[in-house]
RNA sequence: GGGAACGUAGCUCAGACUGGGAGAGCGCCAGACUGAAGAUCUGGAUGUCCCGGGUUCAAAUCCCGGCGUUCCCA
Numbered sequence: 001g002g003g004a005a006c007g008u009a010g011c012u013c014a015g016a017c018u019g020g021g022a023g024a025g026c027g028c029c030a031g032a033c034u035g036a037a038g039a040u041c042u043g044g045a046u047g048u049c050c051c052g053g054g055u056u057c058a059a060a061u062c063c064c065g066g067c068g069u070u071c072c073c074a
Stems, first nucleotide, its partner, number of pairs: 001073007010026004020057001028044005050066005
C1' cells in the first nucleotide's frame, strides 16, 4: 500500500440479512432470607447503538465518508 471482519449497558454479546418496542447473561444497587456472609428469591438503575453526512414518515439496521481494533496479502 491492497483486502476482509468487527465497533450496541461496567464486561461478554444478541438484534442488522427482512427499517418501526434498544435487549440477554454476568456484574452493580435495594429489599427478603441469615447471628453475619455466601447461595437463592423479588425489585431497580444504567446506552451519543464508534463519529459525521445522506435516503426515508421513521435508521443500531440501508447508502457514502472518516476513525479505531483484529486478521490476510504485499